[in-house]
Formats: sequence, C1' cells, structure tokens
RNA sequence: UCCACAGUAGCACAGCGGUAGUGCAGUUGGCUGUUAACCAAUUGGUCGUAGGUUCGAUCCCUGCCUGUGGAG
Repeated sequence: UCCACAGUAGCACAGCGGUAGUGCAGUUGGCUGUUAACCAAUUGGUCGUAGGUUCGAUCCCUGCCUGUGGAG
C1' cells in the first nucleotide's frame, strides 16, 4: 500500500429497509436470623464517524477512524 471481516447499553452479543432487543451487570421492592441464591419491577443507546440513496437507514452505497486476519 492492497484485500477481507468487525465496530449496536457498563460487558458479551442479536437485529440486516418500517417504533432497537436478549443475557449478565446496575437500581428498587419481595423473600429471611443475616448474606448469597431465588422472584418481581425498573434504569441505561447521537447503532464508530462524515456524507449519499430512500417516503423511511443499525440495515444499501462512498469516504474516514479504530481493531483483527491475510497478500506484498
């Protein structure tokens, strides 16, 4: 320098054009001698970034940034 893949909640990931979700973690409550476990409720997102396409973009297209792998 080129090619491929990845970037979504504090963490691990799903979603792949039509209101952004699950688990763990956090908070509150229940349970009880207490803690843990368990049960219930609940908080948390400029979807890496800047543009484009579209009635509508996490999703399609382009540039850039970061990471991983490969080629030279």